[in-house]
Context: one part of a larger RNA
RNA sequence: CUGGGCGUAAAGGGAGCGUAGGUGGAUAUUUAAGUGGGAUGUGAAAUACCCGGGCUUAACCUGGGUGCUGCAUUCCAAACUGGAUAUCUAGAGUGCAGGAGAGGAAAGGAGAAUUCCUAGUGUAGCGGUGAAAUGCGUAGAGAUUAGGAAGAAUACCAGUGGCGAAGGCGCCUUUCUGGACUGUAACUGACACUGAGGCUCGAAAGCGUGGGGAGCAAACAGGAUUAGAUACCCUGGUAGUCCACACUGUAAACGAUGAUAACUCGCUGUCGGCGAUACACAGUCGGUGGCCAAGCGAAAGCAUUAAGUUAUCCACCUGGGGAGUACGACCGCAAGGUUGAAACUC
Numbered sequence: 001c002u003g004g005g006c007g008u009a010a011a012g013g014g015a016g017c018g019u020a021g022g023u024g025g026a027u028a029u030u031u032a033a034g035u036g037g038g039a040u041g042u043g044a045a046a047u048a049c050c051c052g053g054g055c056u057u058a059a060c061c062u063g064g065g066u067g068c069u070g071c072a073u074u075c076c077a078a079a080c081u082g083g084a085u086a087u088c089u090a091g092a093g094u095g096c097a098g099g100a101g102a103g104g105a106a107a108g109g110a111g112a113a114u115u116c117c118u119a120g121u122g123u124a125g126c127g128g129u130g131a132a133a134u135g136c137g138u139a140g141a142g143a144u145u146a147g148g149a150a151g152a153a154u155a156c157c158a159g160u161g162g163c164g165a166a167g168g169c170g171c172c173u174u175u176c177u178g179g180a181c182u183g184u185a186a187c188u189g190a191c192a193c194u195g196a197g198g199c200u201c202g203a204a205a206g207c208g209u210g211g212g213g214a215g216c217a218a219a220c221a222g223g224a225u226u227a228g229a230u231a232c233c234c235u236g237g238u239a240g241u242c243c244a245c246a247c248u249g250u251a252a253a254c255g256a257u258g259a260u261a262a263c264u265c266g267c268u269g270u271c272g273g274c275g276a277u278a279c280a281c282a283g284u285c286g287g288u289g290g291c292c293a294a295g296c297g298a299a300a301g302c303a304u305u306a307a308g309u310u311a312u313c314c315a316c317c318u319g320g321g322g323a324g325u326a327c328g329a330c331c332g333c334a335a336g337g338u339u340g341a342a343a344c345u346c
Base pairs, nucleotide, nucleotide: 003318004317005316008299012314014201015200016199017198021194022193023192025088026087027086028085029084030083031082033081034080035077036076037075038074039073040072041071042070048066049065050064051063052062053061054060091191092188093187094186095184096183097182098181103177104176105175106174107173108172109171110154114150115149116148117147118146119145120144121143125136126135162169163168206247208245209244210243211242215241216240220236221235222234223233258313259312260311261310262309263308266291267290268289269288270287271286272285273284274283295302296301319346320345321344328339329338330337331336
């Protein structure tokens, strides 16, 4: 390479958009590049295979036959693939009519709680733990009442509920804005699927500049525990957590399950539509769950949201360690990231 694989054994790219490429609906006509068949030419000899012959056999030598699976030219066929032309509507998209949603961005606002400050009442404790101590408090704490300030997060509703490509998204209002779904069938007429490179998005932590800083809290300090305790527990506490702009580009980025399309028993919840309606509710489309049949699977399990049966395209795997390391290259302010070996060893 081939083959076989990729939920858990090695293996699905973190996610999307999309270039090249690969693949691609129905009908008719045509073409003849692929495809199938015929003919002609060539395919040297030797080698190869078959039947013989010669050295005492064999190797070896040699006669005859076959073959040399190929290439070129030409003729024929037209089912399939490709090309061309015309038409179609089942794929895809547009329009129209609807309802749902923590989808995104910006601005403004709200109430609980927390901490701090000021003032009043009030007096000896508070806090914390398994028990304590560090800590706070007679310079009046804790408790309680009133007022003020600040920052962050939005209890209940809340739900194997919803939305989003993924990351993710949850107080209220307004503005701007993306997508999906349902119904209809007016329009376009294959416009599609996938997607190497590429581009964009991408939790947390981290980095840069400037703000902000209530609570929490790496580091750090102290008190305990302990043989020790660079921990678990306690009292404090700085980066950070928050905002704006810019960077980083990684996660058990998980459903550990790539995308798209078709097909394959049923039962039962739930969300958004349609339909029917007095309700109950059969039916249907799209999501989201539980259980189970065929089938699959090493098993546990999966099972119309497949890990079943098929098709197309992409990514990836090929014993463990060495190692996601070294070197090189590219990217980054840095931290580091991406790509990614070998010796050796079992």
Predicted 3D model of a 346-nucleotide part of an RNA (small-subunit ribosomal RNA, central domain) from an uncultured bacterium. Its mean pLDDT, the model's own confidence on a scale to 100, is 86. It matches the Rfam family "Bacterial small subunit ribosomal RNA".